C1' cells in the first nucleotide's frame, strides 16, 4: 500500500466482500512448563451457612476471679473469713459504625469534565498560638424484688456511680445592639481599631512520663453552594411554564436563593431547538487510525448515584446512614395464631438466568484503617495461595553425522518420481521435567513470615515424559489420486457439484501459525463510502418551477482610534497512573521503578495592530436617483376588423356525397354534396415570421385607444457602500381538474356505431358530451429542461443576427470602434467519455438548495394544506449483488444508402391432382436393427436385405471362446465316409501316415487337451476426441508487423471518389508494408503448327462384296511438344488514371466455355454403425454358432422420381446418324430352335483389332380422327424363361388375356440464361440374380431478361438498440400456487410518564383546653420549662377517572418481496411494428 465482483470487452460512478489490529469474550479440535495480569458483560433475580466494625477497665459502678499474704476452726491438709489482686466483662459513658468494600438500577443533570467564585458557608480527630478548669446539685442503667409474653421483648417498685446530666461563679480577640475613627472593594459591603450594655465554659484518669477537658484565633483536611464553557438521538415532539419569572416582608438553613409562606406585578424559556420521547452513570483513559477522527468507559485511579421497592426523620462535626431507627408495599422464615424476625449491588458459597466467568482457602508477616497512654484487639481492606491457555511474555518437545536414497505409503507415461537426511544407525547435550541435598530477600533496636521448604543454588539419572490446528479455485502462501455425479455437500465475495471436480468427502503431498489453531460475535481500519483535513449535483444519486424579501452568512477605496477575534511573551492550572523517550530492577521479555517530555485545554496578565471586527471622519469606481434618447407578441381593460369553419333563410341544380389500405356506419329524392346571395354565432388571428423580440419563470402574436411594469444606450447633476445571497415567510405559477354563473362555432376525453382482428374495451372511420372560451374563486403540480441555482471578477480568436452610441465619409450604404442581448465554430483549460468552451461544464470568491447502492417507495403511518381529486413532508421490515453513465466491437431492425445472385421480374418445362416405384413419419409387431431431422434428414449411409449380408426377433447350442499372443503336454489328430438332428452339433469309422528349415540339439506351421493372463462387444457417450464431411459460399472477405490516434476497449490501414466477377485496379488519405483468400499457375474443350502412323484414316494409284488387300501420311483421328488472346491496335469517354463503350483483325475478345481448387470462421452441425480412440458398462453374456422369421407388414401423412392423360401424338413399315464405357469364375459372334424371355452353339477377344452393340428421338410412307379412344397402362388370371442350395413370405423378365385411375392438376412451390432448358436414347459401378435410383455419354435443340419497386440470401457504408446464448434475443402486467416481512382492522391484553379527585401511615414543623413532671426560681401557693396525648398543613403507598405515548395480539383485508421449466396477452428495447 491494496484486491475481488456489474461488461463480449472498456473507462467511470457506485454498492457489496476480503486481506490488518483489538477483545472481561464464547464455541470446536488439541494441550508440556513458568512469570505477569484478568475472570457474572445476562436476573439492581432470590438467597442456606460462616465471616466482613469494633474498641477503650488509664471515664464509671458492679460482678466473676487465677495467684499471694494474714486470721479462725481443726480431722494437718481441708473448710471458712479478711486484705491485696493479674485477668475477664453484661451495663452506663467516650470515640468509631458517614471510612474502607460492592454495584451502575436511576440520572441528559451544575451529574460529570474544565476554569473561576463564596464580601453567602460549615469542618470531629490533627498542627500552631492565647486564655482557663472555682464551687455545687438531682437522677439513672446494671443489679434486687414482683410481674406480662410461646418468643421477640417488656411493665412496676427499690438502691447506686461517672469524663453521663443540670444550675451558679468567672470571661473575651466570641455573639448581639448602640456609637466613633481609618482604610479597602464593581456593588450588596468588608477589614482594622476604640467606647457602653447584654449573653454564654469546663472532667477528670494515671504506673507521675503524660493523656484528656473548656473558650477563642489561625492553619491544614474534608464538605456545601454559585457561575462561564463543553457533554447522545429524534421536529413524523413547536410551543412550554402559576411558585411559574421578578419584587416587598417574614420564616427557614451552616450558608445564598421561591428554599417556604403572604401580598404585588405579568413575567420567564424557545428555531443558537424550549417542552416531550428514546437511550445512557461521567471522566483520566482504552481500541483503532498517517493524522483528523470514529468507537468505547471491564480491570487501575477521580467524581456521582444507589443499597429489597417507596417515603421519613433521629443522632451526629459529618448521614436523611449497605451490615442504624420508624412507616407503607412485595417476598421469605418462626409462631402457642395473640404476635414477631429478615434484607450478600461486602468475601466465599447456593439456586436461577445464560454461549459464558473461579475457593464456603491461608494470614494479619507486610501496606493501610478503627479504638486504646500502651501492650494489644478488630480488619473477606489488603498480602498471598487455589481454579481457568482468558490474555500478554518467555522456554521446551533435542543437537551433529547419516544414501543401500531401506521398507512402507502415494503416484506413474511402469522407466521412474515423491515422502526424504526424514527414519533406522553412530556420536553428543541436559533447558524443562524427575529424585536428593542446601536454602533466602521481603523485617528500619528485640520478638513476630501467611506466601514457603517457595524462588534460587548444587549433585544424580536419562532422549527418556512433552505437537497440534487450519488451509491448499481466484482474492491468498500451498496439487495430485480415488470416491461421488446439480446427489451428498461447500461457500467471506465471485462461485463450485449434472461421469475425467486442484472448489464436495478421503488419502498422499504441500503451505501457514504453533501450546495453540480455527470459527462466531462486536469495534476501528481499509471506506476520500458523510469528504474539517478530504467528495459531489448537464447525461451516473443530486439545482428548489420562478421571484420578492425577514433572520442569518458574506461584503469597495482612504484615514484616525479601540483591542473582541488574531499573534507573541509571562503566570496559574491541566491529579496520579497510562502513552512516548532515556536510564534502571527481576537470567531475558512481559512486568515494575526513576527522570524527562507530553497532556495540543482553560483562566489571568503584559504587549503588537497587518488582517477580520467595532466607533469616528472621508471618497466614488459597486448600488441607486436625475436628465436626454430608444426597441419590444411585457401586463391589464375597453372597442374595432377581415379570412375561414359551422348553422339558418332564399335561389340554381340532381343523385349521389362523405370516408378509407379497402370498406362500412353516417348524410341525401322530405332535394344532400356542389354553387350564389343574405343573416347568426363563437373561437382563433394565415402571410409578415426570423435558433427575431419581450418577460423572473409560467408565458406573450390581427388592429386601435387608455392605464402601467421592466430593459438598453448616452450623460455624469445628486446620494455616498445604501451591496450580494437568502433558512422560515409572502407572491406568481402551463395543461388537466374542481366550485358558482354565463357562453358554446370548430375541436374533442367519456360514450355510441362501423371497420380491423384469433380477440380489439386500441390504432382507422362516422358521430358525440364534459372540457376547451368569459367572469370570480380554488388547485399548486409538469421532461415547470439549457435535465446546467443566484451574484461578482478574470481567461485566444473567428463569424452571423437584434437594439443603441461614437469615429471617418459627400452619403441613409460600406468601413473602424464600443455597450447590451441572442446563435454557430473553435484554442487553452476542464471532463469517465459525450461534450462545455467569455451566455463555461474553465480559473477564483460569497450565499442558498440538494445527493450518499438497487428494489420496497415518493409507498405506509403521523402532521399540515385542499370542496374533492390530491399535494407537501416522508420512513421501516424484508430482499438483491448489483442497479447505473459514457463510449467500443459485433449481431439484429416490419431503419436508411450503394451493390450482387435464376433472388424477383420476363420466359420454358415441371412438382402439388392420378397410377406406380422409392425414402420418411406414424401406427402395428416377437422383431419390424441402427443412424440422418428446416434450408444443409426424407431414390440419404444402402454402388443394389430371398439365405448370407444382419447389427433385430423366436427357438436350439458354446464358455479361454468364432478371432490374436504367450506356457505345458501330445502328434492319439485332420481330410473323407456312415448315422441321428432343422442345423449348429454329437456318435461311429477312419486311408496315407504328415509339411518347411536345420548347425541334427532343435525351431516353426497345423491340430487336440489343459491353466490363466486375456479375447470379444454394430453396448453407452459425436456434449470427452482424432480423422472425414455438410453448410453459409467460389460469397469477397479474414488478418498481421511497424507507425499514428484514443486513459481504455479499440480505431486507422480495410474508410472516401471512381472501377471490377473480385479488398480487381487507379486516385486521394497518418499511414507504410505484408500474409491467408481473389486472379494466375493444373485438367478437359474450342483454332492451328511440328513430330509420330497401328489395331485408326483413304485424296490420288491398283484391288475387293467390303479400307478387304497393296500402297500412302495428304485428310479424319489418335497423343506428345508448341503457337495463339495481352484491352496488344484504332476511335470515343473518363480525371492526362484504373477502366468502360464501339471498331478492326482473329478459330476465339475483354475471365472464350467447363472442371479441379473452398480464406478466418459459424452451426457443442453430421458421424463412437467405415476406421481409430479416452472413459464407463457386459464377461456361462450386451460375446460366439445355427435354423426359421424380420428389416418387404399398412386406416393414413409427407418428400423425391417414373409413366401418363394424347394428334408437336399412338401404331405399323422403311431407311439413316453417335459418344463414352465394360469384358477372363468375363464379354460372348456367326449358325440353328423358340411368338418371346431365352436355349443351343463356342468363332474371336485380356481389346483404337473380337464381343456387349440394332442407338433412339429425328426422317419417309401408311393408318387412327378427339373418344376414357388403336390414349394410358395399373391391377389380376393363366402359361413360361433365367439366376441361385433355395424365388412361399420376398427376385427380374416373357407371352396371352384382363384394361383401373387419369382428360394437364387448389392453395402453394421447384429447376433453368445456351449447346443451357426441354426432349431422345446409350453405357458403367454395385451385382449370382434384381435399377423408374445414382454416376457418366452423346443426338435433336429453344424462349426470355424492360429492369432492381417488391420476395429470399449475401457484401460494404451508415443509423438506433434496454440484444452479446446476440431477435428462435430481451422483457412487462394480471391471474393461479408456496413462503416471508409489513400496513389497515370490530377489538382484546399489557407497559410507561404525567394529570384530576378520594383516602392518608410514619415523621418534621405548627397549635393545644385538660393531664403528667427530679434538677432552676419561690417561705408557700405556684411559676418557668419539658413530656405524653389530641389536632392542622405537607405527604409515600393505595383507590377512582378520563385522556396521552408505546408494545403484543386479532376474524378479515391491502399492496409488497421471493420462488428452473403454470395461464392469458404482447406494453417497452429497432421507426419494437400506433416513436
Nucleotide at each position: 500500500a491494496g484486491a475481488g465482483u456489474u461488461u463480449g470487452a472498456u473507462c467511470c460512478u457506485g454498492g457489496c466482500u476480503c486481506a490488518g489490529g483489538a477483545c472481561g469474550a464464547a464455541c470446536g479440535c488439541u494441550g508440556g512448563c513458568g512469570g505477569c495480569a484478568c475472570g457474572c458483560u445476562u436476573a439492581a433475580c432470590a438467597c442456606a451457612u460462616g465471616c466482613a466494625a469494633g474498641u477503650c477497665g488509664a471515664a464509671c459502678g458492679a460482678g466473676a476471679g487465677a495467684a499471694g499474704a494474714g486470721g479462725a476452726g481443726c480431722u494437718u491438709g481441708c473448710u471458712u473469713u479478711u486484705c491485696u489482686g493479674a485477668u475477664c466483662u453484661a451495663g452506663u459513658g467516650g470515640c468509631g459504625g458517614a471510612c474502607g468494600g460492592g454495584u451502575g438500577a436511576g440520572u441528559a443533570a451544575c451529574a460529570c469534565g474544565u476554569g473561576a467564585g463564596c464580601a453567602a458557608u460549615c469542618u470531629g480527630c490533627c498542627u500552631u498560638u492565647c486564655a482557663g478548669a472555682g464551687g455545687g446539685g438531682g437522677a439513672u442503667a446494671c443489679c434486687g424484688a414482683u410481674u406480662g409474653g410461646a418468643a421477640a421483648c417488656g411493665a412496676u417498685c427499690g438502691u447506686u456511680a461517672a469524663u453521663a446530666c443540670c444550675g451558679c461563679a468567672u470571661a473575651a480577640c466570641a455573639u448581639a445592639a448602640u456609637u466613633g475613627a481609618a482604610c479597602c472593594g464593581c456593588a450588596u459591603g468588608a477589614u482594622u481599631u476604640g467606647a457602653u450594655u447584654a449573653u454564654c465554659a469546663a472532667a477528670g484518669a494515671u504506673u507521675u512520663a503524660u493523656c484528656g477537658c473548656u473558650g477563642a484565633a489561625a492553619g491544614a483536611u474534608g464538605a456545601g453552594c454559585u457561575c462561564g464553557c463543553g457533554u447522545c438521538u429524534g421536529a413524523u415532539u413547536a410551543g412550554c411554564u402559576a411558585g411559574u419569572u421578578g419584587g416587598u416582608a417574614a420564616g427557614g438553613u451552616a450558608a445564598c436563593g421561591g428554599c417556604u409562606u403572604a401580598c404585588c406585578a405579568a413575567g420567564g424559556c424557545g428555531a443558537c431547538g424550549a417542552u416531550c420521547a428514546g437511550u445512557a452513570g461521567c471522566c483520566g483513559g482504552a481500541c483503532u487510525g498517517a493524522g483528523a477522527g470514529g468507537u468505547u468507559g471491564a480491570u487501575c485511579g477521580g467524581c456521582c448515584a444507589c443499597a429489597u421497592u417507596g417515603g421519613g426523620a433521629c443522632u451526629g462535626a459529618g448521614a436523611c446512614a449497605c451490615g442504624g431507627c420508624c412507616c407503607a408495599g412485595a417476598c421469605u422464615c418462626c409462631u402457642a395464631c395473640g404476635g414477631g424476625a429478615g434484607g450478600c449491588a461486602g468475601c466465599a458459597g447456593u439456586g436461577g438466568g445464560g454461549a459464558a466467568u473461579a475457593u464456603u482457602g491461608c494470614a494479619c508477616a507486610a501496606u493501610g484503617g478503627a479504638g486504646g497512654a500502651a501492650a494489644c484487639u478488630c480488619u473477606g481492606a489488603u498480602g498471598c495461595a487455589g481454579c481457568g491457555a482468558u490474555g500478554c511474555c518467555g522456554c521446551g518437545u533435542g543437537a551433529g553425522g547419516g544414501a543401500a536414497g531401506a521398507a512402507g505409503g502415494u503416484u506413474u507415461u511402469a522407466g521412474g518420481a515423491u515422502u526424504g537426511u526424514a527414519a533406522a544407525c553412530c556420536u553428543c547435550u541436559g533447558u524443562c521435567u524427575u529424585c536428593a541435598g542446601g536454602g533466602a530477600c521481603g523485617a528500619a533496636a528485640a520478638a513476630a513470615g501467611a506466601c514457603g521448604g517457595u524462588a534460587c543454588c548444587u549433585g544424580a539419572g536419562g532422549a527418556g515424559g512433552a505437537a497440534g490446528c487450519u488451509c491448499c479455485g481466484g482474492c491468498u502462501a500451498a496439487c495430485u489420486a480415488c470416491g461421488u455425479g446439480c446427489c451428498a455437500g461447500c461457500a467471506g465475495c465471485c462461485g463450485c457439484g449434472g461421469u475425467a471436480a486442484u472448489a464436495c468427502g478421503u488419502a498422499g503431498g504441500g503451505a501457514g501459525c504453533g501450546a495453540g489453531c480455527g470459527u462466531u460475535g462486536u469495534c476501528c481500519g481499509g471506506a476520500a463510502u458523510u469528504a474539517c483535513u478530504g467528495g459531489g449535483u448537464g447525461u451516473a444519486a443530486a439545482g428548489g418551477g420562478a421571484g420578492c424579501g425577514u433572520a442569518g452568512g458574506c461584503g469597495g477605496g482612504a484615514u484616525c482610534g479601540c483591542a473582541a477575534g488574531u499573534c507573541a511573551g509571562a503566570u496559574g492550572u491541566g491529579a496520579a497512573a497510562a502513552c512516548u523517550a532515556u536510564g534502571g530492577g527481576c537470567u531475558u521479555a512481559a512486568c515494575c521503578c526513576a527522570u524527562a517530555a507530553a497532556c495540543u485545554g482553560c483562566a489571568u496578565u503584559u504587549g503588537a495592530a497587518a488582517c477580520u471586527g467595532u466607533g469616528g471622519u472621508u471618497c466614488u469606481u459597486g448600488a441607486g436617483u436625475g436628465a436626454a434618447g430608444u426597441a419590444g407578441a411585457g401586463g391589464u381593460a375597453a372597442g374595432c376588423g377581415g379570412a375561414a369553419u359551422u348553422c339558418c333563410u332564399a335561389g340554381u341544380g340532381u343523385a349521389g356525397c362523405g370516408g378509407u389500405g379497402a370498406a362500412a356506419u353516417g348524410c341525401g329524392u322530405a332535394g344532400a354534396u356542389a354553387u350564389u346571395a343574405g343573416g347568426a354565432g363563437g373561437a382563433a388571428c394565415a402571410u409578415c415570421a426570423g435558433u427575431g423580440g419581450c418577460g423572473a419563470a409560467g408565458g406573450c402574436g390581427g388592429c386601435u385607444u387608455a392605464c402601467u411594469g421592466g430593459g438598453c444606450u448616452u450623460u455624469a447633476a445628486c446620494u455616498g457602500a445604501c451591496g450580494c445571497u437568502g433558512a422560515g415567510g409572502c407572491u406568481c405559477g402551463a395543461a388537466a381538474g374542481c366550485g358558482u354563473g354565463g357562453g358554446g362555432a370548430g375541436c374533442a376525453a367519456a360514450c355510441a356505431g362501423g371497420a380491423u382482428u384469433a380477440g380489439a374495451u386500441a390504432c382507422c372511420c362516422u358521430g358525440g358530451u364534459a372540457g376547451u372560451c368569459c367572469a370570480c374563486g380554488c388547485c399548486g403540480u409538469a421532461a415547470a429542461c439549457g435535465a446546467u441555482g443566484a451574484u461578482u471578477a478574470c481567461u485566444a480568436g473567428g463569424u452571423g443576427u437584434g437594439g443603441g452610441g461614437g469615429g471617418a465619409c459627400u452619403g441613409a450604404c460600406c468601413c473602424c470602434u464600443u455597450c447590451c442581448g441572442u446563435g454557430c465554430c473553435g484554442c487553452a483549460g476542464c471532463a469517465a467519455a459525450c461534450g462545455c468552451a467569455a451566455u463555461a461544464a474553465g480559473u477564483a470568491a460569497u450565499c442558498c438548495a440538494c445527493c450518499u447502492g438497487g428494489g420496497g417507495a415518493g409507498u405506509a403511518c403521523g402532521a399540515c394544506c385542499g370542496c374533492a381529486a390530491g399535494g407537501u413532508u416522508g420512513a421501516a421490515a424484508c430482499u438483491c449483488a448489483a442497479a447505473g453513465g459514457a463510449a467500443u466491437u459485433g449481431a439484429c431492425g416490419g431503419g436508411g444508402g450503394c451493390c450482387c445472385g435464376c433472388a424477383c421480374a420476363a420466359g420454358c418445362a415441371g412438382u402439388g391432382g392420378a397410377g406406380u416405384a422409392u425414402g420418411u413419419g406414424g401406427a402395428u409387431u416377437a422383431a419390424u436393427u441402427c443412424g440422418a431431422a428446416g434450408c444443409a434428414a426424407c431414390g440419404c449411409g444402402a454402388a443394389g436385405a430371398a439365405c448370407c449380408u444382419u447389427a433385430c426377433c423366436a427357438g436350439g447350442u458354446c464358455u479361454u471362446g468364432a478371432c490374436a499372443u504367450c506356457g505345458u503336454a501330445u502328434g492319439c489328430a485332420u481330410a473323407g465316409c456312415u448315422c441321428a438332428g432343422a442345423g449348429a452339433u454329437g456318435a461311429g469309422u477312419g486311408a496315407a501316415a504328415u509339411c518347411u528349415c536345420u548347425u541334427c540339439g532343435g525351431a516353426g506351421a497345423c491340430a487336440u487337451a489343459u491353466a490363466g493372463a486375456c479375447a470379444g462387444g454394430u453396448g453407452g457417450u459425436g456434449c470427452a476426441u482424432g480423422g472425414u464431411u455438410g453448410u453459409c459460399g467460389u460469397c469477397a472477405g479474414c488478418u498481421c508487423g511497424u507507425g499514428u490516434c484514443g486513459u481504455g476497449a479499440g480505431a486507422u490501414g480495410u474508410u472516401g471518389g471512381g472501377u471490377u466477377a473480385a479488398g480487381u485496379c487507379c486516385c486521394g488519405c497518418a499511414a507504410c508494408g505484408a500474409g491467408c483468400g481473389c486472379a494466375a499457375c493444373c485438367c478437359c474443350u474450342g483454332u492451328u503448327g511440328c513430330c509420330a502412323g497401328u489395331u485408326g484414316c483413304c485424296a490420288g494409284c491398283a484391288u475387293u462384296a467390303g479400307g478387304u488387300u497393296g500402297g500412302g501420311g495428304a485428310c479424319u483421328c489418335u497423343g506428345g511438344c508448341g503457337a495463339g488472346a495481352c484491352u496488344g491496335c484504332c476511335g470515343g469517354u473518363g480525371a492526362c488514371a484504373a477502366g468502360c463503350c464501339g471498331g478492326a483483325g482473329g478459330a476465339a475478345g475483354g475471365c472464350g466455355g467447363g472442371g479441379a481448387u473452398g480464406a478466418c470462421g459459424u452451426c457443442a452441425a453430421a458421424u463412437c454403425a467405415u476406421c481409430a480412440u479416452g472413459c464407463c458398462c457386459c464377461u456361462u453374456a450386451u460375446g460366439a454358432c445355427c435354423u426359421g422369421g424380420g428389416c418387404u407388414a399398412c386406416a393414413c401423412a409427407c418428400g423425391u422420381g417414373c409413366u401418363a392423360c394424347a394428334a408437336u401424338g399412338g401404331a405399323c413399315a422403311g431407311a439413316g446418324c453417335a459418344g463414352a464405357g465394360g469384358g477372363a469364375a468375363g464379354c460372348g459372334a456367326a449358325g440353328c430352335c423358340g411368338c418371346g424371355a431365352g436355349g443351343u452353339g463356342g468363332a474371336g477377344c485380356g481389346a483404337a483389332a473380337c464381343c456387349c452393340a440394332u442407338a433412339a428421338a429425328a426422317c419417309u410412307g401408311u393408318u387412327c380422327u378427339c373418344a376414357g379412344u388403336u390414349c394410358g397402362g395399373a391391377c389380376u388370371g393363366c402359361a413360361g424363361u433365367c439366376u441361385g442350395c433355395a424365388a412361399c413370405u420376398c427376385g427380374a423378365c416373357u407371352g396371352c388375356a384382363c384394361g383401373a385411375a387419369g382428360a394437364u392438376g387448389g392453395a402453394a412451390u421447384c429447376g433453368c440464361u445456351a449447346g443451357u432448358a426441354a426432349u431422345c436414347g446409350c453405357g458403367a459401378a454395385u451385382c449370382a440374380g434384381c435399377a423408374u435410383g445414382u454416376c457418366g455419354c452423346g443426338g435433336u435443340g429453344a424462349a426470355u431478361a424492360c429492369g432492381u419497386u417488391c420476395u429470399c440470401g449475401g457484401g460494404c457504408c451508415u443509423u438506433g438498440u434496454a440484444c452479446a446464448c446476440a431477435c428462435c434475443g430481451c422483457c412487462c402486467g394480471u391471474c393461479a400456487c408456496a413462503c416471508c416481512a409489513u400496513g389497515a382492522g370490530a377489538g382484546u391484553c399489557g407497559g410507561u410518564a404525567a394529570c384530576a379527585c378520594c383516602c392518608g401511615a410514619a415523621g418534621c414543623c405548627g397549635g393545644u383546653g385538660g393531664c403528667c413532671u427530679a434538677a432552676c426560681c419561690g417561705c408557700a401557693a405556684g411559676g418557668a420549662a419539658g413530656g405524653a396525648g389530641c389536632u392542622g398543613u405537607c405527604u409515600a403507598a393505595g383507590g377512582u377517572g378520563g385522556g396521552a405515548c408505546u408494545g403484543a395480539u386479532g376474524a378479515u383485508u391491502g399492496g409488497g418481496g421471493u420462488g428452473a421449466a403454470g395461464u392469458c396477452g404482447a406494453a417497452a428495447c429497432a421507426a419494437g411494428g400506433u416513436a